[in-house]
Context: one part of a larger RNA
RNA sequence: UGCUGGCCGUCUGACCGGAAGGGAGCGCAAGUACGAAAGGAACGCGCUCUCGGGGCCUCUGGUGUACCGGUUGUCCUAAAGGCAUGCCGGGCAGCUAUGCCCCAGUGGAUAACCCCUGAAGGCAUCUAAGGGGGAAACCACCCGGAAAAAUAGACGGCCAUUCUCUCUGCUGGGGAAACCCGGUAGAGAGACGAGGGCUGUUGUAGACCACAACGUUGAUGGGGUGGGGGUGGAUGCAGCAAGGCUUCGGCCGAGCUGCGAGCCUGCCACUCCCAAUCGCCCGAG
Numbered sequence: 001u002g003c004u005g006g007c008c009g010u011c012u013g014a015c016c017g018g019a020a021g022g023g024a025g026c027g028c029a030a031g032u033a034c035g036a037a038a039g040g041a042a043c044g045c046g047c048u049c050u051c052g053g054g055g056c057c058u059c060u061g062g063u064g065u066a067c068c069g070g071u072u073g074u075c076c077u078a079a080a081g082g083c084a085u086g087c088c089g090g091g092c093a094g095c096u097a098u099g100c101c102c103c104a105g106u107g108g109a110u111a112a113c114c115c116c117u118g119a120a121g122g123c124a125u126c127u128a129a130g131g132g133g134g135a136a137a138c139c140a141c142c143c144g145g146a147a148a149a150a151u152a153g154a155c156g157g158c159c160a161u162u163c164u165c166u167c168u169g170c171u172g173g174g175g176a177a178a179c180c181c182g183g184u185a186g187a188g189a190g191a192c193g194a195g196g197g198c199u200g201u202u203g204u205a206g207a208c209c210a211c212a213a214c215g216u217u218g219a220u221g222g223g224g225u226g227g228g229g230g231u232g233g234a235u236g237c238a239g240c241a242a243g244g245c246u247u248c249g250g251c252c253g254a255g256c257u258g259c260g261a262g263c264c265u266g267c268c269a270c271u272c273c274c275a276a277u278c279g280c281c282c283g284a285g
Base pairs, nucleotide, nucleotide: 005159006158007157008156009155010154011153015145016144017143018142021051022050023049024048025047026046027045028044034039052103053102054101055100056099060097061096062095063094067090068089069088070087071086072084073083074082075081092266105141106140107139108138113133114132115131116130162191163190164189165188166187167186168185169184170183171182172181173180174179192285195282196281197280198279199215200214201213202212203211220275221274222273223271224270225269226268227267228265229264230263231262236259237258238257239256240255243252244251245250
């Protein structure tokens, strides 16, 4: 842009893509059928494993440069803090695999092939007419895309199918004329208007765009509070302590112990404290 009034939502599915499955072992069948014996199946049922495909993060791990702790050096010194992705021990969410879950079968039409009936050709013959069976291959059932499928789809819903002004063309009536009152068609401008966009707060989405949620009739993000979670015991106080100092009264003391946590939080809620204010544009007729 088209789809022939505009728009929103829910679908259909022509057509396109897919391999979504492949393999193995074991148990039963069964020491059966078969076979003189030796030996020794199958149809079918069940269990397990593996390769491949799809999805997910409850568990097991990884990462986790959000985070917590220990520790080294340094910032003149202490504390606190910073820096070196310092190093080390942990680790939520997220993302992940080595972790977890799922991946039948049936029907149709057939291939080789096997048959039925059956003539040409009194017989015979699966074939010439006709009919039945028969593969992991084909088609459907399954998954994904798909109304631009120009035969441009269906269903449901909403709005509109109007108004005003100006100009132009045609035309009716009145009038002596100037001019006045109309009708109709087209163009332009404005109004109305379902819906959409801009815009703001964002994330389940994301390179941008798009998609999705929300915008005071509000929990969308931030903040606050509570919960959950991670670290692992902060500051402080008390006790102990190798030893050192001492005016002999005592003082200092790395570190250890106890009470007690502290810090952090991409998670879950609650709460209008802050910011989503007010608005603008498009839009069939």
Molecule: large-subunit ribosomal RNA, domain VI
Organism: Cyanobacteriota bacterium